The prediction has a mean pLDDT of 78.
The RNA shown here (FMN riboswitch aptamer (RFN element)) has 141 nucleotides and comes from Paracoccus aminovorans.
It matches the Rfam family "FMN riboswitch aptamer (RFN element)". Rfam's curators write: The RFN element is a highly conserved domain that is found frequently in the 5'-untranslated regions of prokaryotic mRNAs that encode for flavin mononucleotide (FMN) biosynthesis and transport proteins. Rfam links the family to the GO term FMN binding.
């Protein structure tokens, strides 16, 4: 150094303020907030190299669906983990060969179950689980 095993660690933020109301961090009006891989013309550095997107490419957890097994006709446990499917969202103008990645300015998204009332921010499944990121220790080239 490069490929594979294996143990281990670690691995998500965010309702402040005012409105109606009998009640709402759930409406509503201004506000907050951004997991991991990849890309990338900025940035940083003599340089090898680092960093750099919620909404471009893909992943994750969840619904869901597929299996078995119980209770009795829809529930509940174990499992499986892409298997049908869900699984979010960007435009315009600048610079340029070239930018949904800079730069300006506007806009847009957010899982299920729970609530005295609709939740991206409370509460709970979660002292879980994982995309992944490191790091010990065999092995092999």
């Nucleotide at each position: 150094c490069c490929g594979g095993g294996u143990u281990c660690u670690c691995a998500g933020g965010g309702c402040g303020g005012g409105g109606c109301g009998g009640a709402a961090u759930u409406c509503c009006c201004c506000a907050c907030c951004g997991g991991c891989g990849g890309u990338a013309a900025g940035c940083a550095g003599c340089g090898a190299u680092g960093c750099a997107a919620g909404c471009c490419c893909g992943c994750g957890a969840g619904c869901g669906c597929c299996u078995u097994g119980c209770c009795c006709c829809g529930g509940c446990a174990a499992g499986g983990g892409u298997c049908a499917g869900c699984a979010g969202a960007c435009c315009a103008g600048g610079u340029g060969c070239g930018a949904u990645u800079c730069c300006u300015g506007g806009g847009c998204c957010g899982a299920c179950g729970g609530u005295c009332a609709c939740a991206g921010u409370c509460c709970g499944g979660a002292u879980g689980g994982a995309a992944g990121a490191g790091a010990g220790c065999g092995u092999g080239c």